[in-house]
RNA sequence: UAGAGUUUGAUCCUGGCUCAGGAUGAACGCUGGCGGCGUGCUUAACACAUGCAAGUCGAACGAACCUUUGGGUUAGUGGCGGACGGGUGAGUAACGCGUGAGAAUCUGCCCUCAGGAGGGGGACAACAGCUGGAAACGGCUGCUAAUACCCCAUAUGCCGCGAGGUGAAAUGAAUUUCGCCUGAGGAUGAGCUCGCGUCUGAUUAGCUAGUUGGUGUAGGUAAUGGCUCACCAAGGCAUCGAUCAGUAGCUGGUCUGAGAGGAUGAUCAGCCACACUGGGACUGAGACACGGUCCAGACUCCUACGGGAGGCAGCAGUGGGGAAUUUUCUGCAAUGGGCGAAAGCCUGACAGAGCAAUACCGCGUGAGGGAUGAAGGCCCGUGGGUCGUAAACCUCUUUUUUCAAGGAGGAAGUUCUGACGUGUACUUGAAGAAUAAGCAUCGGCUAACUCCGUGCCAGCAGCCGCGGUAAGACGGAGGAUGCAAGUGUUAUCCGGAAUUACUGGGCGUAAAGCGUCUGUAGGUGGUUUAGUAAGUCGAUUGUUAAAUCUUGAGGCUUAACUUCAAAACAGCAAUGGAAACUGCUAGACUUGAGUAUGGUAGAGGUAAAAGGAAUUUCCAGUGGAGCGGUGAAAUGCGUAGAUAUUGGAAAGAACACCGAUGGCGAAGGCAUUUUACUGGGCCAUAACUGACACUCAGAGACGAAAGCUAGGGUAGCAAAUGGGAUUAGAUACCCCAGUAGUCCUAGCUGUAAACGAUGGAUACUAGAUGUUGCACGUAUCGACCCGUGCAGUGUCAUAGCUAACGCGUUAAGUAUCCCGCCUGGGAAGUAUGCGCGCAAGCGUGAAACUCAAAGGAAUUGACGGGGGCCCGCACAAGCGGUGGAGCAUGUUGUUUAAUUCGAUGCAACGCGAAGAACCUUACCACCCCUUGACAUACUCGGAACUUUCUAGAGAUAGAUUGGUGCCUUCGGGAACCGAGAUACAGGUGCUGCAUGGCUGUCGUCAGCUCGUGUCGUGAGAUGUUGGGUUAAGUCCCGUAACGAGCGCAACCCUUGUCCUUAUUUGCCAGCGAGUAAAGUCGGGAACUCUAAGGAGACUGCCGGUGACAAACCGGAGGAAGGUGGGGACGACGUCAAGUCAUCAUGGCCCUUACGGGGUGGGCUACAAACGUGCUACAAUGGGAAGUACAAAGGGCUGCGAACCAGCAAUGGUAAGCGAAUCCCAAAAAACUUCUCGUAGUCCGGAUUGGGGUCUGCAACUCGACCCCAUGAAGUCGGAAUCGCUAGUAACCGCGAAUCAGAAUGUCGCGGUGAAUACGUUCCCGGGCCUUGUACACACCGCCCGUCACACCAUGGAAGUGGAUUGCACCAGAAGUAAUUAGUUUAACCUUCGGGAGGACGGUUACCACGGUGUGGUUCAUGACUGGGGUGAAGUCGUAACAAGGUAACC
Repeated sequence: UAGAGUUUGAUCCUGGCUCAGGAUGAACGCUGGCGGCGUGCUUAACACAUGCAAGUCGAACGAACCUUUGGGUUAGUGGCGGACGGGUGAGUAACGCGUGAGAAUCUGCCCUCAGGAGGGGGACAACAGCUGGAAACGGCUGCUAAUACCCCAUAUGCCGCGAGGUGAAAUGAAUUUCGCCUGAGGAUGAGCUCGCGUCUGAUUAGCUAGUUGGUGUAGGUAAUGGCUCACCAAGGCAUCGAUCAGUAGCUGGUCUGAGAGGAUGAUCAGCCACACUGGGACUGAGACACGGUCCAGACUCCUACGGGAGGCAGCAGUGGGGAAUUUUCUGCAAUGGGCGAAAGCCUGACAGAGCAAUACCGCGUGAGGGAUGAAGGCCCGUGGGUCGUAAACCUCUUUUUUCAAGGAGGAAGUUCUGACGUGUACUUGAAGAAUAAGCAUCGGCUAACUCCGUGCCAGCAGCCGCGGUAAGACGGAGGAUGCAAGUGUUAUCCGGAAUUACUGGGCGUAAAGCGUCUGUAGGUGGUUUAGUAAGUCGAUUGUUAAAUCUUGAGGCUUAACUUCAAAACAGCAAUGGAAACUGCUAGACUUGAGUAUGGUAGAGGUAAAAGGAAUUUCCAGUGGAGCGGUGAAAUGCGUAGAUAUUGGAAAGAACACCGAUGGCGAAGGCAUUUUACUGGGCCAUAACUGACACUCAGAGACGAAAGCUAGGGUAGCAAAUGGGAUUAGAUACCCCAGUAGUCCUAGCUGUAAACGAUGGAUACUAGAUGUUGCACGUAUCGACCCGUGCAGUGUCAUAGCUAACGCGUUAAGUAUCCCGCCUGGGAAGUAUGCGCGCAAGCGUGAAACUCAAAGGAAUUGACGGGGGCCCGCACAAGCGGUGGAGCAUGUUGUUUAAUUCGAUGCAACGCGAAGAACCUUACCACCCCUUGACAUACUCGGAACUUUCUAGAGAUAGAUUGGUGCCUUCGGGAACCGAGAUACAGGUGCUGCAUGGCUGUCGUCAGCUCGUGUCGUGAGAUGUUGGGUUAAGUCCCGUAACGAGCGCAACCCUUGUCCUUAUUUGCCAGCGAGUAAAGUCGGGAACUCUAAGGAGACUGCCGGUGACAAACCGGAGGAAGGUGGGGACGACGUCAAGUCAUCAUGGCCCUUACGGGGUGGGCUACAAACGUGCUACAAUGGGAAGUACAAAGGGCUGCGAACCAGCAAUGGUAAGCGAAUCCCAAAAAACUUCUCGUAGUCCGGAUUGGGGUCUGCAACUCGACCCCAUGAAGUCGGAAUCGCUAGUAACCGCGAAUCAGAAUGUCGCGGUGAAUACGUUCCCGGGCCUUGUACACACCGCCCGUCACACCAUGGAAGUGGAUUGCACCAGAAGUAAUUAGUUUAACCUUCGGGAGGACGGUUACCACGGUGUGGUUCAUGACUGGGGUGAAGUCGUAACAAGGUAACC
């Protein structure tokens, strides 16, 4: 020392990305009251107009001018200062800077001390004259002064061992005083040397000839020194990173951080470097000189074209660049600097002001009261809530503002002196709430929520992510939150990030252990004694500039700011101590290590020799048609004799059994036997050495397979290749062949999932149990067995560790030492450079760009062409169908003005529709209505209602007749009708992906969960798994679980048996009556039936099996037996399943129409396809005649008997019955008899013609039925497919709902009444357990690569253009040094000729710019080209994830 979001369905971990904090010389958006105090070109070291920034001294000098005659001003000579102050950060990776030491130096002005200033001389400016030039600036002649210059003398000085040599001055000015020269010392400043520290890159590994050292008391410098030169030697630097490349001024400090660190080097301060670019020196105490000089170059300006001038990185300012940085201000009043004796002058240093919210700090924009909670805005559930005491209004105050008055200090120096400052700060008075609030945000992180608009659009976004019609995420509004004269955004740094880990990380599987060993440098190192004192630990001293930071005080009203003091400054150096530990030196020891001796196991290695089995080939025999191969085949071999079999021969490769969880080796790896040579291990002994050790960057050696080179060899196998299959394709999997290769020798390559995915060494830390080797003990006659020790090799497990999985004395535990390696995924082990290699390739090894993840372990599901167990008409076994025909019906499609709409795998398709001629009806055409066909409210009028006529297709319109009702408190009211106006009505319009409700489906499958407890860091697990059993999570047993809930079952209905009760309309045994007959009648209550209540069935009983259980099997009894049959009943959930057109409903849309009314049409169409059915194809049948037996229903706008008519549909008349009474109503298959005789028929009935019946306003589009006639397809149905397990299938008829009429459909009812199930391998669906997973929208999943298109960055590339640099050469300005026979020359000397010395010129050396040639490095660009990344639903396949359909991977 604070964390959060984001990988997942969820979890833990790893790991990146992002956020919250602080900071800034900042910028940008919006906004802006005041004051104080700081700061203000980070970019173009780009170019600069204009002004200023360094002058001063007349008490150094001559002169000129003015003059008040005191003096003053000035150019020049001369002195001092222009080396300070101020600016900038280009260069520099360096003794540049920081820190600490040091010796071989200089130092103007200043201070102290000592000494001195004697004598001479010659000039040059100014000035005057002449003269050149456009100018800048000069030239010649002449005059002149000095504190300018020169000579001589002298000297404590300097040089020299000495002799000796050398060597200074201004008596100048003036009133004190200031100066001059020499020496010594100090102070200050500067130069130099050294230790240590000071960025990145090894894809920069070698660099260096003045280079390293020496000598020459060489030259040079203030001074050491290769600083320079001559000679000699061959050194010097470097993996502790030289050289090279890139970047960079360094520091005190600043920002951040808990700290360690990291980043940074504005302002202030110290040092350095630079001054247009490059070079050079001069002067001077000091410079190689920002506002000096010379040269070269670029640029700008002036020019009379001849030539000149310039350098803001000083202060202002301009242009330019840029996101961006101020006034061409005032003053020397203060502080400081230069000159001067001083007055003073100068000072863009500085002091101030101006501009900028640019940073920090402070203040204000009012305070108190005030509820009708005003108006208005917004929201609303329409009640209200909120802005909100907020406002208005009342009372008060005056910081600020404005005005007026007073008024400091900053002044040091008695006087004078203030830019700031037309009077600043401050004080007083007056006026008046008066002059003063914004910005951002409001999905989570993160404080703050609603409405409207928009509709994957517009847009937002720091990350996750919002937006596709109900957006708290976009835009606006209201409200809220945060901060506040600011507030947000952007950029950058630190933090969070323990995300480079010293403090403080890791490497089995997440990224990460070199393939293995040997071993150098390096790092580390056993026991003991003595010494030492390098490390280490105290102490003291010096230093660590000031400022800053911290603490304590003080001053501005406070604060920022500032002053003082203290502390601190982890360092460095020095002195003196300590001696435990480390190091070093000397000595000793034996346990680490090694040696020796004696044993011992072994596929350890190399070479040689030998062996048998098998395979193939060849030869010969036998034999005679196939063999071989596969899922099935074919290619192939074979009558020229294969395969098979027997014998013989040859060749090459590999070594069965033993054989193992075994052995050996460093690893790779090593297997027939024998021999030779040879390495290592282990055990025992304790003789020898005496720490000789461990690890190991570079380095070296070995290193599977494949591959390469050369030469051999080649039986089998087998990349490539050929052929055959498979397939949509099949460059594969399968098959037949087959070449490199596999083998040997000699070399190369140097990589593997080279794995225990686990580096090496040492020590310590419970056990149990195998196995290999040796030794010892026990035992034995002996081999065994048993025990102990050491060394290996396995399994399980404790503590501990781990994210978990797991590891666990063979550690992934606990520790030490050394090495290697990692830091998000992709791009990529790629590009490039370099090294190695014959090549293939290997080693080393990036970036741009892109994503917010990638990943590990474990969990729950789902899935698997994974496994196990189990179930289901799932298959199988059966029976009957569909698919073929005709018709009915539904759907698609097509057509149409419309063919209304919905339902679409199972789970749409005889479905909504339990019934479309009109209506229905929603569709189309046409004609009409507009408060409406319907609801509520208002006003007016009228009862309501009704008759008739006319027009019209009708709706409707017009006319017309009758009628005055009910209640009443007499006002009126209720219902209804008409008219009017407005709120509104209305919508089968859209959204089933906004919804409720209802329904389907998995599935009547046996599952789905919870509480507590326990286990796990957690998701979760346990329970619910296991052994049995069941139809069942049904039950039993076991069990860290114990219980519970929804489901299962049961309770409900129906049916099957019996009993009780009841007895009409049903029944009729017995009794009586009666009829042709008949429960017809009296009666009966037994039976059947009816309908109410009970009984009954529970594995209850017996036997067996089973675990003494649950249960199962068999049996008895029973009407019924193991849920008796059937029904209703549908867990948690799935499918955004279906329905907005049953209904309800949010939102949206229409409102003289998408609403309402009417007529007609359509939903009934018809090349085609599909579903569901009916009828058939016939003899188990058709036809005719006769004769039986049901159940369940329905009936008054109804069912309708009987009778009559009609061939019939039906009609006429009409009894009975609101129904256990009457009617529908005939049941039909069945049975009996006759006929038909296998044919398109006496089968089949479609279609069509004619004639009718019925319903209904109305049968044309478009009904059903009847009669006559017609008599189609069809002779049992391809691939495929459906239903059914018993009163079932199949066959047969009956009824009902809907309905005027209109079933082959639907829902019910009974009659006749089977076959089969060995069984669970397979298909489909489901349940449980387990396993794998890269799936979680969950396999209809995920996902890979090429190709095509667009965009982006990047590599290569003939080259092209720039920058920089090495080498070689040319060249050589200015300057310095040397030299010089040319020219010239005031001081000194002179023998007067000249000389010394100087200057100019010449030459040489060095050298900048420049040039030529050749290399290196680097940047940009480049036709074309390579791969990479990203992109919406593109193309082709399906490689991976499940056994991913050929296990995957290296």
Predicted 3D model of a 1450-nucleotide RNA (small-subunit ribosomal RNA) from an uncultured bacterium. Its Rfam family is "Bacterial small subunit ribosomal RNA".